[in-house]
Context: one part of a larger RNA
RNA sequence: GAACGAACGCUGGCGGCAGGCUUAACACAUGCAAGUCGAACGAAGCUUCACCUUCGGGUGAAUGACUGAGUGGCGCACGGGUGAGUAACGCGUGGGGACCUGCCCUUCAGUACGGAAUAACUCCGGGAAACUGGGACUAAUACCGUAUACGCCCUAAGGGGGAAAGAUUUAUCGCUGAAGGAUGGACCCGCGUCUGAUUAGUUUGUUGGUGGGGUAAUGGCCUACCAAGACUACGAUCAGUAGCUGGUUUGAGAGAAUGAUCAGCCACACUGGGACUGAGACACGGCCCAGACUCCUACGGGAGGCAGCAGUGGGGAAUCUUGGACAAUGGGGGAAACCCUGAUCCGGCCAUGCCGCGUGAGUGAAGAAGGCCCUAGGGUUGUAAAGCUCUUUCAAUAGUGAGGAUAAUGACAGUAGCUAUAGAAGAAGCCCCGGCUAACUUCGUGCCAGCAGCCGCGGUAAUACGAAGGGGGCGAGCGUUGUUC
Repeated sequence: GAACGAACGCUGGCGGCAGGCUUAACACAUGCAAGUCGAACGAAGCUUCACCUUCGGGUGAAUGACUGAGUGGCGCACGGGUGAGUAACGCGUGGGGACCUGCCCUUCAGUACGGAAUAACUCCGGGAAACUGGGACUAAUACCGUAUACGCCCUAAGGGGGAAAGAUUUAUCGCUGAAGGAUGGACCCGCGUCUGAUUAGUUUGUUGGUGGGGUAAUGGCCUACCAAGACUACGAUCAGUAGCUGGUUUGAGAGAAUGAUCAGCCACACUGGGACUGAGACACGGCCCAGACUCCUACGGGAGGCAGCAGUGGGGAAUCUUGGACAAUGGGGGAAACCCUGAUCCGGCCAUGCCGCGUGAGUGAAGAAGGCCCUAGGGUUGUAAAGCUCUUUCAAUAGUGAGGAUAAUGACAGUAGCUAUAGAAGAAGCCCCGGCUAACUUCGUGCCAGCAGCCGCGGUAAUACGAAGGGGGCGAGCGUUGUUC
RNA backbone atom coordinates (compact mmCIF):
# COMPACT_ATOMS: atom_id res chain seq x y z
C1' G A 1 0.00 0.00 0.00
C1' A A 2 -3.93 -3.56 -0.93
C1' A A 3 -7.70 -6.85 1.09
C1' C A 4 -11.79 -8.47 4.84
C1' G A 5 -18.34 -12.66 5.96
C1' A A 6 -14.93 -8.33 10.29
C1' A A 7 -15.42 -6.04 15.43
C1' C A 8 -14.91 -1.45 18.52
C1' G A 9 -15.11 4.33 19.17
C1' C A 10 -17.18 9.02 17.31
C1' U A 11 -20.52 10.56 13.51
C1' G A 12 -24.50 9.68 9.97
C1' G A 13 -28.65 12.60 4.09
C1' C A 14 -30.32 9.55 -0.34
C1' G A 15 -30.11 5.68 -3.98
C1' G A 16 -28.31 1.15 -6.83
C1' C A 17 -25.95 -3.65 -6.39
C1' A A 18 -24.17 -7.27 -3.22
C1' G A 19 -23.37 -9.49 1.78
C1' G A 20 -25.02 -10.76 6.84
C1' C A 21 -23.56 -17.02 13.51
C1' U A 22 -16.32 -17.24 11.14
C1' U A 23 -18.00 -19.07 18.16
C1' A A 24 -21.65 -24.24 20.73
C1' A A 25 -22.32 -30.47 14.42
C1' C A 26 -24.96 -26.48 21.85
C1' A A 27 -30.27 -27.19 23.43
C1' C A 28 -34.75 -25.86 21.17
C1' A A 29 -41.23 -23.20 22.61
C1' U A 30 -44.46 -21.96 18.24
C1' G A 31 -45.87 -21.74 12.98
C1' C A 32 -44.81 -23.23 8.21
C1' A A 33 -40.85 -26.14 4.83
C1' A A 34 -44.08 -32.63 0.28
C1' G A 35 -47.60 -33.54 -1.67
C1' U A 36 -50.91 -34.82 -5.54
C1' C A 37 -54.38 -37.85 -8.64
C1' G A 38 -62.23 -38.90 -8.32
C1' A A 39 -59.90 -39.73 -16.06
C1' A A 40 -57.36 -46.50 -10.97
C1' C A 41 -61.18 -48.07 -6.65
C1' G A 42 -65.23 -49.03 -3.03
C1' A A 43 -67.92 -46.52 0.68
C1' A A 44 -69.91 -42.36 4.00
C1' G A 45 -71.70 -37.30 4.32
C1' C A 46 -73.57 -32.97 1.65
C1' U A 47 -76.51 -31.05 -2.79
C1' U A 48 -80.50 -31.79 -6.68
C1' C A 49 -84.67 -34.58 -8.80
C1' A A 50 -88.66 -38.41 -8.74
C1' C A 51 -91.86 -41.70 -5.88
C1' C A 52 -93.83 -43.35 -1.12
C1' U A 53 -94.96 -41.39 3.69
C1' U A 54 -97.38 -42.58 10.05
C1' C A 55 -94.45 -35.98 8.07
C1' G A 56 -89.84 -38.53 11.91
C1' G A 57 -88.21 -40.15 7.36
C1' G A 58 -87.50 -44.06 3.64
C1' U A 59 -86.46 -45.84 -1.52
C1' G A 60 -84.40 -44.97 -6.36
C1' A A 61 -81.66 -42.00 -9.68
C1' A A 62 -78.51 -38.06 -10.91
C1' U A 63 -74.79 -34.70 -9.68
C1' G A 64 -70.02 -32.56 -8.24
C1' A A 65 -63.39 -28.12 -9.77
C1' C A 66 -67.53 -30.36 -2.85
C1' U A 67 -65.72 -32.53 2.48
C1' G A 68 -62.56 -35.61 5.75
C1' A A 69 -60.62 -40.48 6.09
C1' G A 70 -59.34 -45.46 3.35
C1' U A 71 -57.24 -49.02 -0.85
C1' G A 72 -54.14 -47.95 -5.15
C1' G A 73 -50.45 -44.95 -8.44
C1' C A 74 -46.46 -41.43 -8.84
C1' G A 75 -43.45 -38.27 -5.84
C1' C A 76 -41.18 -38.09 -0.98
C1' A A 77 -33.39 -40.51 -3.12
C1' C A 78 -35.02 -33.78 -6.11
C1' G A 79 -34.96 -29.15 -4.10
C1' G A 80 -33.05 -26.76 0.92
C1' G A 81 -29.12 -26.99 5.24
C1' U A 82 -24.33 -27.89 7.49
C1' G A 83 -18.78 -29.00 7.25
C1' A A 84 -18.74 -32.89 12.39
C1' G A 85 -15.96 -36.77 10.14
C1' U A 86 -12.50 -37.74 6.10
C1' A A 87 -5.06 -37.16 4.33
C1' A A 88 -9.06 -40.95 1.24
C1' C A 89 -9.57 -42.95 -5.71
C1' G A 90 -12.54 -38.09 -0.97
C1' C A 91 -11.37 -34.25 -4.53
C1' G A 92 -8.88 -32.48 -9.29
C1' U A 93 -7.33 -34.28 -14.00
C1' G A 94 -6.75 -38.05 -17.80
C1' G A 95 -8.11 -42.91 -19.02
C1' G A 96 -10.68 -48.04 -18.59
C1' G A 97 -14.38 -52.28 -18.86
C1' A A 98 -17.16 -56.31 -15.83
C1' C A 99 -22.46 -52.86 -14.98
C1' C A 100 -27.60 -50.67 -13.62
C1' U A 101 -30.90 -46.74 -15.13
C1' G A 102 -38.10 -44.73 -12.95
C1' C A 103 -39.90 -40.69 -15.91
C1' C A 104 -38.29 -39.15 -21.56
C1' C A 105 -37.33 -40.40 -27.18
C1' U A 106 -37.24 -44.16 -31.42
C1' U A 107 -38.57 -49.13 -33.26
C1' C A 108 -41.00 -54.09 -33.12
C1' A A 109 -44.68 -57.30 -30.87
C1' G A 110 -48.76 -57.89 -27.52
C1' U A 111 -52.81 -56.07 -24.18
C1' A A 112 -56.35 -63.23 -23.92
C1' C A 113 -59.12 -66.34 -20.05
C1' G A 114 -59.99 -66.81 -14.98
C1' G A 115 -59.54 -66.68 -9.36
C1' A A 116 -59.01 -65.71 -4.08
C1' A A 117 -58.59 -61.88 -0.62
C1' U A 118 -58.30 -57.17 2.11
C1' A A 119 -58.70 -51.86 4.11
C1' A A 120 -62.55 -48.43 4.43
C1' C A 121 -67.72 -49.04 6.43
C1' U A 122 -70.34 -51.97 10.30
C1' C A 123 -70.71 -55.07 15.05
C1' C A 124 -68.24 -56.66 19.70
C1' G A 125 -64.14 -55.48 22.74
C1' G A 126 -58.89 -53.73 25.26
C1' G A 127 -56.27 -49.03 26.63
C1' A A 128 -55.52 -42.74 30.41
C1' A A 129 -53.31 -42.02 25.82
C1' A A 130 -50.38 -43.57 21.69
C1' C A 131 -52.77 -47.15 19.56
C1' U A 132 -54.86 -51.98 19.08
C1' G A 133 -57.66 -57.37 19.04
C1' G A 134 -61.73 -60.29 17.03
C1' G A 135 -66.38 -61.35 13.81
C1' A A 136 -69.04 -60.28 9.26
C1' C A 137 -69.12 -57.48 4.22
C1' U A 138 -66.86 -55.17 -0.47
C1' A A 139 -63.91 -52.90 -5.03
C1' A A 140 -59.77 -51.88 -8.14
C1' U A 141 -54.66 -49.87 -12.83
C1' A A 142 -53.85 -53.75 -5.37
C1' C A 143 -52.77 -59.51 -5.38
C1' C A 144 -52.57 -64.60 -7.68
C1' G A 145 -53.07 -68.52 -11.51
C1' U A 146 -53.50 -70.18 -16.72
C1' A A 147 -52.68 -69.23 -22.01
C1' U A 148 -49.41 -67.10 -25.71
C1' A A 149 -44.25 -64.76 -26.41
C1' C A 150 -39.57 -65.26 -32.97
C1' G A 151 -36.76 -61.94 -30.37
C1' C A 152 -35.46 -62.15 -23.84
C1' C A 153 -33.16 -65.48 -19.56
C1' C A 154 -30.88 -70.46 -18.14
C1' U A 155 -28.94 -74.82 -20.55
C1' A A 156 -25.33 -81.11 -19.62
C1' A A 157 -28.16 -77.83 -26.49
C1' G A 158 -32.52 -82.70 -25.50
C1' G A 159 -35.11 -78.86 -23.34
C1' G A 160 -36.78 -75.65 -19.46
C1' G A 161 -38.47 -70.60 -17.44
C1' G A 162 -40.84 -65.88 -17.72
C1' A A 163 -45.85 -60.65 -19.28
C1' A A 164 -49.92 -57.49 -19.09
C1' A A 165 -54.74 -53.20 -16.70
C1' G A 166 -57.73 -50.91 -17.56
C1' A A 167 -60.30 -45.74 -17.79
C1' U A 168 -63.55 -42.73 -20.28
C1' U A 169 -66.36 -37.67 -22.97
C1' U A 170 -64.23 -42.74 -28.60
C1' A A 171 -60.15 -40.62 -29.35
C1' U A 172 -56.70 -40.37 -26.38
C1' C A 173 -54.25 -41.61 -21.88
C1' G A 174 -52.28 -45.92 -20.08
C1' C A 175 -50.24 -51.37 -19.28
C1' U A 176 -46.65 -55.75 -20.81
C1' G A 177 -42.24 -58.00 -23.36
C1' A A 178 -37.86 -56.86 -26.37
C1' A A 179 -34.00 -53.76 -28.90
C1' G A 180 -31.59 -49.03 -29.33
C1' G A 181 -30.81 -43.94 -27.55
C1' A A 182 -30.60 -40.05 -24.00
C1' U A 183 -29.91 -38.74 -18.98
C1' G A 184 -28.28 -40.08 -14.27
C1' G A 185 -25.46 -43.36 -11.39
C1' A A 186 -21.97 -47.63 -9.58
C1' C A 187 -16.86 -49.65 -10.11
C1' C A 188 -11.31 -49.80 -11.50
C1' C A 189 -6.50 -47.40 -12.77
C1' G A 190 -2.14 -43.44 -13.86
C1' C A 191 -0.70 -38.62 -11.96
C1' G A 192 -1.41 -34.53 -8.34
C1' U A 193 -3.27 -33.25 -3.23
C1' C A 194 -0.82 -30.30 4.60
C1' U A 195 2.78 -31.03 8.94
C1' G A 196 5.90 -34.17 12.11
C1' A A 197 11.46 -39.25 11.99
C1' U A 198 11.70 -36.01 19.26
C1' U A 199 6.67 -41.65 14.80
C1' A A 200 11.06 -46.90 11.55
C1' G A 201 9.36 -50.69 10.95
C1' U A 202 3.91 -52.25 9.50
C1' U A 203 0.38 -56.28 7.98
C1' U A 204 -2.63 -62.45 9.06
C1' G A 205 -8.09 -61.84 5.06
C1' U A 206 -2.75 -59.69 5.61
C1' U A 207 -0.40 -60.71 -0.40
C1' G A 208 -1.50 -64.21 -4.29
C1' G A 209 -3.98 -68.78 -6.31
C1' U A 210 -8.16 -72.58 -6.78
C1' G A 211 -13.38 -73.97 -5.68
C1' G A 212 -17.82 -71.82 -3.83
C1' G A 213 -21.00 -67.72 -2.23
C1' G A 214 -22.57 -62.70 -2.94
C1' U A 215 -23.50 -58.16 -6.08
C1' A A 216 -26.46 -54.49 -11.19
C1' A A 217 -21.17 -55.51 -11.92
C1' U A 218 -15.05 -56.54 -11.33
C1' G A 219 -12.60 -57.78 -6.94
C1' G A 220 -10.39 -61.14 -0.16
C1' C A 221 -16.19 -58.15 -1.08
C1' C A 222 -17.18 -62.95 1.98
C1' U A 223 -15.92 -68.17 2.86
C1' A A 224 -13.03 -73.23 2.64
C1' C A 225 -8.33 -75.02 1.18
C1' C A 226 -3.20 -74.10 -0.69
C1' A A 227 1.28 -71.05 -1.09
C1' A A 228 4.17 -67.11 2.01
C1' G A 229 3.69 -63.29 0.61
C1' A A 230 2.45 -57.55 0.52
C1' C A 231 4.00 -52.20 1.99
C1' U A 232 8.39 -49.23 3.49
C1' A A 233 13.96 -43.58 3.98
C1' C A 234 11.09 -41.96 -3.58
C1' G A 235 8.91 -41.96 4.18
C1' A A 236 5.19 -47.38 5.13
C1' U A 237 2.84 -47.37 9.95
C1' C A 238 1.56 -43.87 13.72
C1' A A 239 0.31 -38.90 15.47
C1' G A 240 -1.58 -33.89 14.52
C1' U A 241 -4.42 -30.69 11.43
C1' A A 242 -8.02 -30.30 7.40
C1' G A 243 -14.01 -31.23 3.56
C1' C A 244 -11.67 -30.95 -2.01
C1' U A 245 -12.02 -27.90 -6.48
C1' G A 246 -13.40 -23.81 -10.04
C1' G A 247 -11.85 -19.77 -7.59
C1' U A 248 -10.56 -15.48 -3.88
C1' U A 249 -6.73 -11.99 -1.74
C1' U A 250 -1.94 -10.15 -2.63
C1' G A 251 2.23 -9.78 -5.79
C1' A A 252 5.66 -7.07 -11.80
C1' G A 253 6.05 -12.19 -11.70
C1' A A 254 7.60 -16.59 -9.34
C1' G A 255 5.03 -17.45 -5.27
C1' A A 256 2.52 -17.05 -0.49
C1' A A 257 -2.10 -17.13 2.12
C1' U A 258 -7.06 -18.71 1.68
C1' G A 259 -11.61 -21.99 0.17
C1' A A 260 -17.47 -16.62 3.12
C1' U A 261 -21.08 -15.47 -0.96
C1' C A 262 -21.84 -18.18 -6.44
C1' A A 263 -20.89 -23.07 -9.09
C1' G A 264 -19.17 -28.64 -9.32
C1' C A 265 -18.06 -33.03 -6.24
C1' C A 266 -18.01 -35.47 -1.36
C1' A A 267 -19.72 -36.39 3.64
C1' C A 268 -23.38 -35.83 7.51
C1' A A 269 -28.76 -35.29 9.55
C1' C A 270 -29.52 -35.98 18.34
C1' U A 271 -25.09 -40.32 19.13
C1' G A 272 -23.93 -45.52 17.42
C1' G A 273 -25.67 -49.75 14.56
C1' G A 274 -29.07 -52.19 11.01
C1' A A 275 -31.81 -53.34 7.18
C1' C A 276 -36.87 -52.67 4.61
C1' U A 277 -39.37 -50.41 0.40
C1' G A 278 -37.91 -48.85 -4.26
C1' A A 279 -35.39 -47.55 -10.90
C1' G A 280 -32.69 -45.02 -7.24
C1' A A 281 -31.60 -44.63 0.01
C1' C A 282 -28.94 -48.05 3.85
C1' A A 283 -33.19 -42.44 3.40
C1' C A 284 -32.67 -34.53 7.29
C1' G A 285 -38.88 -33.49 8.12
C1' G A 286 -39.32 -43.00 6.85
C1' C A 287 -38.80 -47.83 9.90
C1' C A 288 -36.24 -51.10 13.82
C1' C A 289 -32.59 -51.69 18.02
C1' A A 290 -29.31 -49.48 21.73
C1' G A 291 -27.68 -44.77 24.24
C1' A A 292 -27.94 -39.58 26.12
C1' C A 293 -31.45 -35.67 26.71
C1' U A 294 -36.52 -33.37 26.79
C1' C A 295 -41.88 -33.92 27.32
C1' C A 296 -46.88 -36.54 28.55
C1' U A 297 -48.82 -40.34 31.92
C1' A A 298 -54.36 -42.85 35.16
C1' C A 299 -47.16 -45.37 36.55
C1' G A 300 -49.20 -50.08 33.01
C1' G A 301 -46.91 -47.23 28.98
C1' G A 302 -46.07 -43.59 25.25
C1' A A 303 -44.01 -39.06 22.25
C1' G A 304 -39.76 -36.14 20.11
C1' G A 305 -35.15 -34.74 16.99
C1' C A 306 -34.54 -26.78 13.21
C1' A A 307 -26.69 -28.74 10.41
C1' G A 308 -34.95 -26.53 6.20
C1' C A 309 -37.37 -20.86 6.67
C1' A A 310 -38.38 -17.50 10.44
C1' G A 311 -37.74 -17.37 15.70
C1' U A 312 -35.89 -18.50 21.32
C1' G A 313 -32.17 -19.46 25.09
C1' G A 314 -26.89 -20.12 25.45
C1' G A 315 -21.81 -19.18 23.80
C1' G A 316 -19.40 -14.83 21.75
C1' A A 317 -15.92 -8.87 20.02
C1' A A 318 -19.84 -10.21 16.49
C1' U A 319 -23.99 -11.56 12.31
C1' C A 320 -31.18 -9.89 10.47
C1' U A 321 -37.96 -10.58 10.05
C1' U A 322 -41.74 -15.78 14.26
C1' G A 323 -42.96 -10.75 6.78
C1' G A 324 -45.62 -11.21 1.33
C1' A A 325 -46.55 -14.20 -3.02
C1' C A 326 -46.64 -18.51 -6.08
C1' A A 327 -46.97 -12.91 -10.48
C1' A A 328 -42.05 -14.81 -12.82
C1' U A 329 -38.19 -19.06 -13.16
C1' G A 330 -38.02 -24.07 -11.83
C1' G A 331 -39.74 -28.71 -9.22
C1' G A 332 -43.77 -32.75 -7.69
C1' G A 333 -48.69 -34.75 -8.87
C1' G A 334 -52.66 -34.50 -12.58
C1' A A 335 -55.43 -35.65 -19.37
C1' A A 336 -56.52 -30.85 -17.80
C1' A A 337 -58.52 -27.11 -14.71
C1' C A 338 -55.64 -26.81 -10.77
C1' C A 339 -53.21 -28.04 -6.03
C1' C A 340 -48.50 -28.04 -3.28
C1' U A 341 -43.63 -25.60 -3.17
C1' G A 342 -39.80 -20.90 3.67
C1' A A 343 -36.86 -23.79 -3.78
C1' U A 344 -37.46 -19.19 -5.78
C1' C A 345 -39.05 -14.14 -6.53
C1' C A 346 -39.85 -10.00 -3.40
C1' G A 347 -40.43 -6.74 0.98
C1' G A 348 -38.21 -5.65 6.25
C1' C A 349 -33.44 -4.78 9.48
C1' C A 350 -27.86 -3.48 9.43
C1' A A 351 -22.90 2.46 6.40
C1' U A 352 -21.10 -4.67 6.54
C1' G A 353 -18.82 -3.67 1.64
C1' C A 354 -18.47 -1.56 -3.47
C1' C A 355 -20.39 2.30 -6.67
C1' G A 356 -23.06 6.94 -7.69
C1' C A 357 -25.28 11.61 -5.90
C1' G A 358 -26.28 15.52 -2.49
C1' U A 359 -25.66 18.84 1.79
C1' G A 360 -26.09 24.69 -2.98
C1' A A 361 -24.35 28.35 -7.29
C1' G A 362 -22.87 33.43 -8.68
C1' U A 363 -21.75 38.04 -6.71
C1' G A 364 -20.27 40.34 -2.41
C1' A A 365 -14.46 44.66 1.31
C1' A A 366 -17.50 48.83 5.39
C1' G A 367 -11.97 43.41 4.39
C1' A A 368 -18.51 44.10 9.46
C1' A A 369 -19.14 41.98 14.35
C1' G A 370 -17.12 38.11 17.34
C1' G A 371 -12.88 34.72 18.20
C1' C A 372 -7.43 34.10 18.15
C1' C A 373 -2.51 36.25 17.85
C1' C A 374 0.12 40.86 18.40
C1' U A 375 6.06 44.48 18.44
C1' A A 376 -0.73 47.41 20.06
C1' G A 377 0.78 49.68 14.28
C1' G A 378 -1.77 45.58 12.86
C1' G A 379 -2.36 40.38 11.24
C1' U A 380 -5.61 36.20 10.76
C1' U A 381 -10.32 33.55 10.59
C1' G A 382 -11.89 35.68 5.33
C1' U A 383 -15.45 36.07 0.01
C1' A A 384 -15.83 33.14 4.77
C1' A A 385 -20.56 35.47 6.80
C1' A A 386 -24.40 39.09 6.22
C1' G A 387 -26.57 41.39 1.91
C1' C A 388 -28.06 41.00 -3.37
C1' U A 389 -29.18 37.77 -7.76
C1' C A 390 -30.24 32.73 -9.00
C1' U A 391 -30.96 27.24 -9.26
C1' U A 392 -33.95 22.86 -7.22
C1' U A 393 -30.30 17.39 -8.10
C1' C A 394 -31.72 14.25 -3.84
C1' A A 395 -35.46 14.32 -0.07
C1' A A 396 -40.93 16.31 0.59
C1' U A 397 -46.07 17.08 -1.45
C1' A A 398 -49.59 16.36 -5.57
C1' G A 399 -50.61 14.17 -10.28
C1' U A 400 -49.40 10.70 -13.99
C1' G A 401 -47.39 6.04 -14.79
C1' A A 402 -44.18 1.70 -17.78
C1' G A 403 -41.77 -3.06 -18.11
C1' G A 404 -41.12 -7.66 -15.71
C1' A A 405 -46.73 -11.18 -19.15
C1' U A 406 -49.63 -11.69 -21.69
C1' A A 407 -55.19 -14.98 -24.77
C1' A A 408 -55.77 -14.16 -19.33
C1' U A 409 -52.97 -13.91 -14.61
C1' G A 410 -48.29 -8.88 -10.82
C1' A A 411 -46.45 -10.63 -4.51
C1' C A 412 -43.18 -6.58 -5.33
C1' A A 413 -46.44 -1.80 -5.67
C1' G A 414 -49.23 2.74 -7.66
C1' U A 415 -42.75 0.36 -7.70
C1' A A 416 -39.12 2.58 -11.41
C1' G A 417 -39.69 6.64 -14.45
C1' C A 418 -42.09 11.35 -15.97
C1' U A 419 -44.63 16.13 -14.85
C1' A A 420 -45.94 20.01 -11.49
C1' U A 421 -45.39 22.84 -6.68
C1' A A 422 -42.81 25.50 -2.57
C1' G A 423 -38.40 26.95 -0.52
C1' A A 424 -31.56 27.31 0.42
C1' A A 425 -35.10 25.24 2.15
C1' G A 426 -34.37 18.80 5.44
C1' A A 427 -28.73 16.88 5.10
C1' A A 428 -20.91 17.00 8.01
C1' G A 429 -18.22 14.62 10.38
C1' C A 430 -13.76 12.03 11.85
C1' C A 431 -8.52 11.75 12.43
C1' C A 432 -4.05 14.32 12.57
C1' C A 433 -0.38 18.84 12.85
C1' G A 434 8.16 16.72 16.77
C1' G A 435 10.68 13.37 12.66
C1' C A 436 9.22 9.24 9.56
C1' U A 437 4.45 12.33 7.33
C1' A A 438 0.91 16.88 4.51
C1' A A 439 -0.13 20.52 8.49
C1' C A 440 1.93 26.05 14.25
C1' U A 441 0.90 29.42 17.57
C1' U A 442 -1.04 30.90 22.56
C1' C A 443 -2.62 29.39 27.36
C1' G A 444 -2.71 25.52 31.27
C1' U A 445 0.47 21.71 33.49
C1' G A 446 5.55 21.16 35.60
C1' C A 447 9.25 13.61 35.09
C1' C A 448 2.83 15.41 37.67
C1' A A 449 -1.28 14.64 34.75
C1' G A 450 -0.56 12.35 30.48
C1' C A 451 1.14 10.78 25.09
C1' A A 452 3.43 6.87 22.16
C1' G A 453 3.48 2.59 15.58
C1' C A 454 9.27 3.38 16.03
C1' C A 455 12.68 7.12 17.59
C1' G A 456 11.01 9.23 21.94
C1' C A 457 8.10 13.78 24.60
C1' G A 458 6.85 15.93 30.03
C1' G A 459 11.72 18.00 35.87
C1' U A 460 8.55 26.52 34.55
C1' A A 461 9.24 29.67 28.20
C1' A A 462 6.44 21.74 25.79
C1' U A 463 5.02 23.17 17.60
C1' A A 464 5.16 15.77 21.11
C1' C A 465 0.56 16.14 27.47
C1' G A 466 -4.73 19.04 28.03
C1' A A 467 -7.59 23.20 25.80
C1' A A 468 -8.31 27.13 22.25
C1' G A 469 -7.42 29.61 17.59
C1' G A 470 -5.34 28.33 13.01
C1' G A 471 -3.86 24.54 9.55
C1' G A 472 -3.47 19.46 6.86
C1' G A 473 -5.88 14.80 5.22
C1' C A 474 -10.08 11.92 4.04
C1' G A 475 -15.28 12.57 3.62
C1' A A 476 -21.12 9.77 4.88
C1' G A 477 -17.73 8.38 6.63
C1' C A 478 -13.19 8.71 9.65
C1' G A 479 -10.00 6.43 13.06
C1' U A 480 -8.48 2.02 16.20
C1' U A 481 -7.86 -3.28 16.76
C1' G A 482 -7.36 -8.16 14.46
C1' U A 483 -5.89 -11.28 10.20
C1' U A 484 -3.52 -12.16 5.07
C1' C A 485 -0.14 -10.75 1.02
Notes:
A computed fold for a 485-nucleotide part of an RNA from a metagenome, annotated as small-subunit ribosomal RNA, 5' domain. RNAcentral holds the full RNA, with entries from SILVA.